[in-house]
């Protein structure tokens, strides 16, 4: 240099000025409101992501359910670790694919059953179209899965022995099954002996086995406060209050305070200090664990996080928080950094 591979960064920058949420701090009123509580000024603080998405998994946390065990559903499915958890992540181990650097794999059971396998094909789990050998004059009948053709797949490959002619019939190697020594924590990996293989092809992201998990439902969960409001008791009042034409008889009706229990509007908590972040050391191949400093870094409830202005630059992709976390998946301009392959030149 020119092809690649693996991993990480960053997501324009800096200033003024107005405007929003939120929190601190102090003013403040004949101001809303029963109340809880909200409102106003002024000052300082603070104000989206790497995926805030998609909600696909796992969890914390609520509120209901729950002696156990089971059906039924659903989910993972080599092996060892992490971790709260996990379908996630890290490290092995078979397998495919690359020269390679490194990428991909839903990688338990087809010797428990069941079903499916189009078309071609003489026949798909069962076999004689052709061939090839015998027996026959012939037809035609036996025997043969080495060849031939049909198919993704025709009853383990291949070489030889043997026969009429062929066939694990027999042998050797290579597969497979069984046993049993080495090395590994294990998946496995080599070694060794053993048995002609009817275990008879594929398929389980077809049903099914077999092992392990797995209660439901979500922050509009849910907890507290509490005008209206509907109820229950307790006290007082019938010489009492209230209607009914002004009064009177006379009818007619019932009320006031106080507590307790639910609970609507409404307000408060849940709510963001956290299996959490930066840096650093250390322990482990890593995932990760662990110790010690530092800081506090949106919390709304009809929903704040936006505009204008000046400068500068490489002119700016994907996209916008609603209980939180750990993953996963998916979109993303451009710039840059770190290892590493394979080529070709030069030294």
């Nucleotide at each position: 240099c020119g092809a690649g591979u693996g991993g990480g960064a960053u997501a324009a920058a800096u200033g003024a000025u107005c405007g929003c949420g939120c929190c601190u701090g102090u003013c403040u009123g004949u101001c809303c409101g029963c109340a809880a509580g909200g409102u106003g000024g002024c000052a300082g603080g603070u104000g989206a992501g790497g995926a805030a998405a998609g909600u696909c998994c796992g969890g914390g946390c609520u509120u209901c359910g729950c002696a156990g065990g089971g059906c039924a559903g659903g989910a993972u499915g080599c092996c060892g670790g992490a971790u709260a958890a996990c379908g996630u992540c890290c490290g092995g181990u078979g397998g495919a694919g690359g020269c390679g650097a490194c990428u991909c794999c839903a990688a338990g059971g087809a010797u428990a059953g069941u079903g499916c396998a189009a078309c071609a094909g003489a026949a798909a789990u069962a076999a004689a179209c052709c061939g090839c050998c015998g027996u026959g004059u012939a037809a035609a009948c036996g025997g043969u899965a080495a060849g031939g053709g049909u198919g993704g797949a025709a009853a383990g490959g291949c070489a030889g022995u043997g026969u009429a002619a062929g066939a694990g019939a027999c042998u050797a190697c290579c597969g497979c099954c069984c046993g049993g020594g080495u090395g590994g924590u294990a998946a496995c990996a080599u070694c060794c002996g053993g048995g002609g293989c009817a275990u008879a092809u594929g398929u389980a992201a077809a049903c099914c086995c077999c092992a392990u998990c797995c209660g439901a439902a979500g922050c509009a969960a849910g907890a507290c406060c509490a005008a209206a409001c509907a109820g229950a008791g307790a006290a007082c009042c019938a010489u009492a209050g209230g209607c009914u034409u002004g009064c009177c008889c006379g009818g007619c009706c019932u009320g006031u305070u106080c507590u307790c229990a639910g609970g609507u509007a409404g307000g408060u908590c849940g709510c963001u200090u956290g299996a959490g972040a930066u840096u650093a050391g250390c322990g482990g191949u890593a995932a990760c664990g662990u110790u010690a400093a530092u800081a506090c870094c949106a919390g709304a409830u009809a929903g704040a996080u936006g505009a204008u202005c000046a400068u500068u630059c490489a002119c700016g992709a994907c996209a916008g928080a609603a209980c939180c976390c750990g993953g996963c998946u998916u979109a993303c301009a451009g710039u840059c950094c770190c290892a590493c392959u394979c080529g070709u030149u030069u030294u």

Bacterial RNase P class A from a Lachnospiraceae bacterium, 347 nucleotides, folded computationally.
A source record names the gene rnpB.
Its Rfam family is "Bacterial RNase P class A". The family's RNA type in Rfam is ribozyme. Rfam links the family to the GO terms dimeric ribonuclease P complex, tRNA processing and ribonuclease P activity.